[in-house]
Context: one part of a larger RNA
RNA sequence: CUGGGCGUAAAGCGCGCGUAGGCGGUUAGAUCAGUCAACUGUGAAAGCCCUGGGCUCAACCUGGGAACUGCAGCUGAUACUGUCUGACUAGAGUUUGGUAGAGGAGUGUGGAAUUUCCUGUGUAGCGGUGAAAUGCGUAGAUAUAGGAAGGAACACCAGUGGCGAAGGCGGCUUACUGGACUGUAACUGACGCUGAGGUACGAAAGCGUGGGGAGCGAACAGGAUUAGAUACCCUGGUAGUCCACGCCGUAAACGAUGAAUGCUAGGUGUCGGGAGUCGAAUCUCGGUGCCGCAGCUAACGCACUAAGCAUUCCACCUGGGGAGUACGACCGCAAGGUUGAAACUC
Numbered sequence: 001c002u003g004g005g006c007g008u009a010a011a012g013c014g015c016g017c018g019u020a021g022g023c024g025g026u027u028a029g030a031u032c033a034g035u036c037a038a039c040u041g042u043g044a045a046a047g048c049c050c051u052g053g054g055c056u057c058a059a060c061c062u063g064g065g066a067a068c069u070g071c072a073g074c075u076g077a078u079a080c081u082g083u084c085u086g087a088c089u090a091g092a093g094u095u096u097g098g099u100a101g102a103g104g105a106g107u108g109u110g111g112a113a114u115u116u117c118c119u120g121u122g123u124a125g126c127g128g129u130g131a132a133a134u135g136c137g138u139a140g141a142u143a144u145a146g147g148a149a150g151g152a153a154c155a156c157c158a159g160u161g162g163c164g165a166a167g168g169c170g171g172c173u174u175a176c177u178g179g180a181c182u183g184u185a186a187c188u189g190a191c192g193c194u195g196a197g198g199u200a201c202g203a204a205a206g207c208g209u210g211g212g213g214a215g216c217g218a219a220c221a222g223g224a225u226u227a228g229a230u231a232c233c234c235u236g237g238u239a240g241u242c243c244a245c246g247c248c249g250u251a252a253a254c255g256a257u258g259a260a261u262g263c264u265a266g267g268u269g270u271c272g273g274g275a276g277u278c279g280a281a282u283c284u285c286g287g288u289g290c291c292g293c294a295g296c297u298a299a300c301g302c303a304c305u306a307a308g309c310a311u312u313c314c315a316c317c318u319g320g321g322g323a324g325u326a327c328g329a330c331c332g333c334a335a336g337g338u339u340g341a342a343a344c345u346c
Stems, first nucleotide, its partner, number of pairs: 004317002007300002012314001014201001016199002021194003025088007033081002035077003039073004049065006091191001092188004096183004103177002106174001108172002110154001115149007125136002162169002206247006215241002220236004258313006266291010295302002319346003328339004
């Protein structure tokens, strides 16, 4: 390279956008580059192969043939691919009427609760656990009533509900903004798919500067438990969690399932449109679940949201350990990340 694979055995980049490249709808004409055919030239000799000859045979030597699957030229073929020209509307997109939505970033604001503080009532306990103790409390706690402050999160609604490319998104309000779905006609006319590099985004933790700090809470301290207990349980509690700006770039970033297109029984629920109806039934488009046929699968299972049947493009895998380590390079303030071996060993 060929071949075989990638839900769970090794293997789908965390996810978009997109460059090069690869691939690409219907139709007419042109061209003949790819493709196919004939011919010509060339494809050294030796060797291999076939068939003769010479050493007694063989090895060896030698004559002839074939082959050299290639390249070039030339003459044709024109279905397919390419290229050029023209046309088309089924892919893709635009305009227009609606619809749903925790999609995004900003502003303002609300109530419940926790905590702290102030004031009143009130008196000896509170808290915590399996049981306790540390802790808090006669300097008046816990409880209870009123008031104030401050931070963070939004009960019910809430739903195998919705939205988003993924990460993710949930009180209410307002103004800004992205996408999707659906109906109706009209328009553009292949404008498409994928995507090496590249680039944007990317939970949590962590880092830098400045704020903020109610609750929770790594580290830490104490109390328990225990043979011990650097834990699980309890009392405290610093970073952090929150905000602004800038980094980091990783996760069981999971559907452990790349993207796109077409095709392939049904049944049942649900969300958003449309048709239909008095209301239903029913039909239809787009999502989201369950069950299930054919088919697939090592099995489990998947099954129109495929892991089925096919096509295109990309990523990745090739026994376990060593090791996602070493070295080098690039990135980063650092932590570290990305790329990524070998010896040796089983």

The prediction has a mean pLDDT of 90.
The part of an RNA shown here (small-subunit ribosomal RNA, central domain) has 346 nucleotides and comes from an uncultured prokaryote.